[in-house]
RNA sequence: GAAUUCCCCCUUAGAGUUUGAUCCUGGCUCAGGAUGAAUGCUGGCGGCGUGCUUAACACAUGCAAGUCGAGCGAUGAAGCUUCUUCGGAAGUGGAUUAGCGGCGGACGGGUGAGUAACACGUGGGUAACCUGCCUUGUAGAGAGGAAUAGCCAUUCGAAAGGAUGAUUAAUACCUCAUAAUAUUGUAGCUUCGCAUGGAGCAACAAUCAAAGGAGCAAUCCGCUACAAGAUGGACCCGCGGCGCAUUAGCUAGUUGGGGAGGUAACGGCUCACCAAGGCGACGAUGCGUAGCCGACCUGAGAGGGUGAUCGGCCACAUUGGGACUGAGACACCGCCCACACUCCUACGGGAGGCAGCAGUGGGGAAUAUUGCACGAUGGGGGAAACCCUGAUGCACCACCGCCGCGUGAGUGAUGACGGUCUUCGGAUUGUAAAGCUCUGUCUUCAGGGACGAUAAUGACGGUACCUGAGGAGGAAGCCACGGCUAACUACGUGCCACCAGCCGCGGUAAUACGUAGGUGGCAAGCGUUGUCCGGAUUUACUGGGCGUAAAGGGAGCGUAAGCGGACUUUUAAGUGGGAUGUGAAAUACCCGGGCUUAACCUGGGUGCUGCCUUCCCAACUGGGAGUUCUAGAGUGCAGGAGGGGAAAGUGGAAUUCCUAGUGUAGCGGUGAAAUGCGUAGAGAUUAAGAAGAACACCCGGUGGCGAAGGCCACUUUUCUGGACUGUAACCUGACGCUUGAAGCUCCAAAGCCGUGGGGAUCAAACAGGAUUAGAUACCCUGGUAGUCCACGCAGUAAACGAUGAUGACUUGUUGUCGGCGAUACAAUGUCGGUGACAAAGCGAAAGCGAUAAGUCAUCCACCUGGGGAGUACGAUCGCAAGGUUGAAACUCAAAGGAAUUGACGGGGGCCCGCACAAGCGGAGGAGCAUGUGGUUUAAUUCGAUGUAACGCGAAGAACCUUACCAAGGCUUGACAUUGAGUGCAAAACUGUGAAAGCAGUUCCUUUCUUCGGAAACACGAAAACAGGUGGUGCAUGGCUGUCGUCAGCUCGUGUCGUGAGAUGUUGGGUUAAGUCCCGCAACGAGCGCAACCCCUAUCCUAUGUUACCAGCGGGUAAAGCCGGGGACUCAUUGGAGACUGCCAGGGAUAACCUGGAGGAAGGCGGGGAUGACGUCAAGUCAUCAUGCCCCUUAUGUCUUGGGCUACACACGUACUACAAUGGCCGGCAACAGAGGGAAGCGAAGCCGCGAGGCAGAGCGGAUCCCAGAAACCCGGUCUCAGUUCGGAUCGCAGGCUGCAACCCGCCUGCGUGAAGUCGGAAUCGCUAGUAAUCGCAGGUCAGCAUACUGCGGUGAAUACGUUCCCGGGCCUUGUACUCACAAGCCGUCA
Repeated sequence: GAAUUCCCCCUUAGAGUUUGAUCCUGGCUCAGGAUGAAUGCUGGCGGCGUGCUUAACACAUGCAAGUCGAGCGAUGAAGCUUCUUCGGAAGUGGAUUAGCGGCGGACGGGUGAGUAACACGUGGGUAACCUGCCUUGUAGAGAGGAAUAGCCAUUCGAAAGGAUGAUUAAUACCUCAUAAUAUUGUAGCUUCGCAUGGAGCAACAAUCAAAGGAGCAAUCCGCUACAAGAUGGACCCGCGGCGCAUUAGCUAGUUGGGGAGGUAACGGCUCACCAAGGCGACGAUGCGUAGCCGACCUGAGAGGGUGAUCGGCCACAUUGGGACUGAGACACCGCCCACACUCCUACGGGAGGCAGCAGUGGGGAAUAUUGCACGAUGGGGGAAACCCUGAUGCACCACCGCCGCGUGAGUGAUGACGGUCUUCGGAUUGUAAAGCUCUGUCUUCAGGGACGAUAAUGACGGUACCUGAGGAGGAAGCCACGGCUAACUACGUGCCACCAGCCGCGGUAAUACGUAGGUGGCAAGCGUUGUCCGGAUUUACUGGGCGUAAAGGGAGCGUAAGCGGACUUUUAAGUGGGAUGUGAAAUACCCGGGCUUAACCUGGGUGCUGCCUUCCCAACUGGGAGUUCUAGAGUGCAGGAGGGGAAAGUGGAAUUCCUAGUGUAGCGGUGAAAUGCGUAGAGAUUAAGAAGAACACCCGGUGGCGAAGGCCACUUUUCUGGACUGUAACCUGACGCUUGAAGCUCCAAAGCCGUGGGGAUCAAACAGGAUUAGAUACCCUGGUAGUCCACGCAGUAAACGAUGAUGACUUGUUGUCGGCGAUACAAUGUCGGUGACAAAGCGAAAGCGAUAAGUCAUCCACCUGGGGAGUACGAUCGCAAGGUUGAAACUCAAAGGAAUUGACGGGGGCCCGCACAAGCGGAGGAGCAUGUGGUUUAAUUCGAUGUAACGCGAAGAACCUUACCAAGGCUUGACAUUGAGUGCAAAACUGUGAAAGCAGUUCCUUUCUUCGGAAACACGAAAACAGGUGGUGCAUGGCUGUCGUCAGCUCGUGUCGUGAGAUGUUGGGUUAAGUCCCGCAACGAGCGCAACCCCUAUCCUAUGUUACCAGCGGGUAAAGCCGGGGACUCAUUGGAGACUGCCAGGGAUAACCUGGAGGAAGGCGGGGAUGACGUCAAGUCAUCAUGCCCCUUAUGUCUUGGGCUACACACGUACUACAAUGGCCGGCAACAGAGGGAAGCGAAGCCGCGAGGCAGAGCGGAUCCCAGAAACCCGGUCUCAGUUCGGAUCGCAGGCUGCAACCCGCCUGCGUGAAGUCGGAAUCGCUAGUAAUCGCAGGUCAGCAUACUGCGGUGAAUACGUUCCCGGGCCUUGUACUCACAAGCCGUCA
């Protein structure tokens, strides 16, 4: 000083996904760690570990257990000695070894099949046991005997292996002797123990032992008996650790007994007899699964999962059974038997067992060498040398894991090349590279060279390590980059190809697919897959819930079980504390040590939360006790309340039926009808009668009673249950509470059965009539079970307060029922029920709130994502119908609760609009014009398509326009910019041609100048580029339509709500209006409304020509024609005026409304412009602009001709009509406003029937011209006809514009004279100077107007009113819709 203890500190992480958004519930998924792993891509080195998880499948081959000659007989090599006839012989020697014998083969090694068990773990017990070798001690080893293998001989067999005979040894075997503190028996003594019992002592009797070997010897190794120890085992017991109750009953040696046998030993272990027990809801029995533990992984922990390697125990050895030997086995490399399989065979018979180490086949996603050595450690045998040892030590293979190292370091900007992107400027890769200066770890080569061995002996191994040399040389990949989750761009693809853990991505601009560049992460590895824990408080002991999200049993009684009032005393089971033992080692943690470090190895310590024993305490729980207590509970007495229950009886009204009377044609029923009843007399009405069922109005009340279901005629009768109140001056004395699986009882309606009654009404089934596309329904007419009674069955309901029961505590207000008390017909109280509203608190919220969903205690039931499914199977109950119990496969990423904003409703309230209604006029029918669709075509260019496309883009297609088609041409281009060159140019002319164009001829540019040149124009060639009415309006800008000129849309601050959000903006009035007033947790503000702008209606003022002319003058046939005038009209300018200002009434003394006065105009005076936040992926790429894509001798551009003008048809919008309110003719040239005019308007005059022509005055306009307004008015005619209506169509003849009227213009004259006689269903516009009707002008334009835009003339009818149709606004309500009802969703079929 650490682990340890106490205090403090520390340790505990979340995210995505249900919705338009929110909060909650709830599942799914992800980020972490681990692995005996497998797999894809990649791979430099070393160390240490690990390596058939599957077929306990089958195995070739080799090895894995032998050793001892100092136990025995036998064999008898080399060597040595002696002799020798030199051939050899004898002796010695003892290598070798089959056999007998001893010890060991029960260890070591493997595997996990079986086993749910005293198998394992832990702690005990054996007074119920054994133990070879080893240690200690005591005592001993005397005398004999008979065999047998080997060997030899004979013999059988293919072999394996035997048989017979003869002979032989021992530490093999046997007998006798000796012997105890051994064993047994007999009865004793002492002592110990919880019991059975044990130990010791002494006496008598009986029984039982031995082996030798080596050595010259000392001595050593062995042998026998006994005792003790140590070691190893055996048995018994407490406790602990899997699933299923859709396994609830199991058991005859079963449970016990005394007895016998057996065992090392207890025991039904076995046996005979006797008894009838034993186990089980605290889970027996059965079935399924599984070796157990130390430990390992994970986790904050509690837990959960696992049981490879290492260690302990168990079990097994091809499968099943059995014993033998032995100290030990029922024996992996022993024996016997049986089955299966394999092999040999002469077919008679034999042999075998890798779950030992290697190895093979097979299985499998998948797991290594037929290696070296006994050198070390350990084991067996031996006296020893030594032998054996696939134990073990090493090596090999494998990225299978953990750990370590390297693949270079410094410097280096012109920020090189290349790549990628780009807004074309640049950015990035990037100090990265190159270059320069260094280093040498690993690798390579050479040399030395261990420890492990304190004599010898080293497989590893010429290894580790050391030294030297050399050179940046040999050494980087994998995954990801939409969010979770660190990291983004380009191209390709185009709901394809793919990706994906969840959400999801991909349909032409994909950060999500594929590739590239870049970036991020990890790194000799990186991803993926499988499995486990975590996150998951998502099984909740720590640490959840149950009114509506999943979840309270339909209710009561009640056994076991759980919990339980006060006081005193005792005990010590629980609880608390101390101590001993144990909790193997390894692992974990702490402090150290050894390999260069680490992994790894290792010393010491701590821990291992447990169990046993023992001691202490006595508060609490439990047990015992008490003449204990009365607050809980119960009982007695008294009292009132009640649709509580059962049985009997009684009552009136109604309904239906029957009979009779009166009486006549309908009744009945419905949205409307029909079926049905009725002239055989219904319905209606009167009277009398019968039957069954139910108890109207009133009382009567969110009032009463009951456990729930439920209960209503009655002052009826009988029987009966419970609750409440009072009683402190009655009694007992904790007797209590809740209640499961069980058990018992009750249980609406429907139902069933069975039986028997009863049967009026109503009414499943059924029949008929309607409705409807159909209508097996809703509606109607009938109608049977049933509905009613008695006795049974059934046992379920949204059996609901969707809220289990009991007890205690907690802030107020206000009703009501029954008591008590009090009393003034009080007030204030109190007990028990039954309601409402709030507080605290709770709750996701809505809400609950003493009748809790608050705060506590106890007990029970139940829940764990949605669907499948309350289904299947099984069991059980039921006569049946069915009830109870109650899964899985598969499938989805949600399902769900509460609340919020909208939208919607054939929901409600209020309000508005030519929305309806009331009117007027149309359109839909005809002809024609025009647009569209369709069809056709070489082309009929393109766009617009409900309202909100269709006389729309187009304010005007003969060419042009023109975008389309055919044909002919051009290719830096018809058009733009840039640089250089030329100046022969431009222009004109000729040829060719349909033109464009092509070919050629003539011709020698223009302007400025500081004379240098510059600019313009043109040409030829080349290059960048031009060009595109090609695509995408769903990539866009801008512009526009529409809801809608509807009154709405928002914000800041504050407040409320966990939040989305709310409030304000709602409410009471009022308005055209979110207009204004009042009120209000809101106060203010913005965009809209209104006003400001323009036109118009009245007046004033100023000016007065080209406008005007009252008065004055002149003058004409007439005329503001002239002089003049500035009055009037008019024009132009500047002003005034209208504001609910005034009065009356109403209204809230308000806002405002109604009426009136005055006024040219009155309540926004009438019009216009002006279009909030937003919606419709509305329209437009063909006005314009523009991203991306596409074309480039063409999808560009030029030219001629054609087309956009087609035509069986359908639709839209206009024009003209169908006539007499009219047509035609004449009078008559009645009376406007607003416009336009120079490549223009064009007068007078003349010509023409006319269109028009000639002519050319005047006018850039209050001057001149277009220019005659028309309807109107007056007169005449026509007289109801297909016409004197209507004008289409066609013919002829003309005119105008224009290069040009054929396709394809307009107009005129003459002639022709079609349909059409007011229009089906359905439908449109308009509320006053409006509709209707009449003409005029303008833009476009050479010409072309029934279109469009303007202008004035004449000039109505009607509006009771808001029920209905359509559209809209505000408030509220419901919702499973939010792409928002054109929604959503269900079933069936494909």